[in-house]
RNA sequence: AAUUGUCCGUACGGGUGCUUGAGUGAAUCAGGCUGAGAUUGCAGGUAAAGCCGCUGCUGACCGUUUAUCUGAUCUGGGUAAUGCCAGCGUAGAGAGCAUGUUCGAUGGAAUA
Repeated sequence: AAUUGUCCGUACGGGUGCUUGAGUGAAUCAGGCUGAGAUUGCAGGUAAAGCCGCUGCUGACCGUUUAUCUGAUCUGGGUAAUGCCAGCGUAGAGAGCAUGUUCGAUGGAAUA
């Protein structure tokens, strides 16, 4: 030199479930379970037997091939219930920097 881990920089990707009570045409309030995270804030939409993260931006968290999605209205176990646990899964898809950067490790060459 190169490879690899890591810090910072900057860019990008992802998910937001189940359930109890009160309240109630408004997209409300207070809890419980698992988890890193179960929508922080702003704006908009919707007249459906329900009470939507539905859309955009932003914030936190995770990930850049160990996030996440598909298979899946899957299979087995368990629970008040749920991707709650395991399988599927060394699966397929999936978002970075060889003209970024700190500190290391391995380690080659050159010089003394």